[in-house]
RNA sequence: UGUAGUUACUGGCAAACUGGGUGAAAGCCUAGGACGCAAAGCUUCCGGUCUAAAGGCUCUGUAUUUUCAUGCAGGCCCACGAUAGCGGGGUUGCUUCA
Numbered sequence: 001u002g003u004a005g006u007u008a009c010u011g012g013c014a015a016a017c018u019g020g021g022u023g024a025a026a027g028c029c030u031a032g033g034a035c036g037c038a039a040a041g042c043u044u045c046c047g048g049u050c051u052a053a054a055g056g057c058u059c060u061g062u063a064u065u066u067u068c069a070u071g072c073a074g075g076c077c078c079a080c081g082a083u084a085g086c087g088g089g090g091u092u093g094c095u096u097c098a
Base pairs, nucleotide, nucleotide: 001098002097004095005094012037013036017032018031019030020029021028022027035085041091042090043089045088046087047086048083049082050081055077056076057075059074060073061072062071063070064069
């Protein structure tokens, strides 16, 4: 430098679950714990998925009100939240081989 990921170190990461913290939630952090991982390192650029606080609604109920309207409870939509251990892309490494 190139190709590949067979081999994989007294090496690395750590799913579910449990304790503590955090958040509206999804989730995240931390300690334990190992289902797995050869990028299960980093990065939301693309698609997917999860959540729906704020916001929106020509939705429903209800209280006040002459009406307009406002409050409360619910419903629906929505990412500016999350997921890199959902996939692709980008990027940096590790091991073996040549």
A computed fold for a 98-nucleotide RNA, annotated as c-di-GMP-I riboswitch aptamer. The coordinates come from a structure-prediction model, not an experiment, and the mean pLDDT is 81.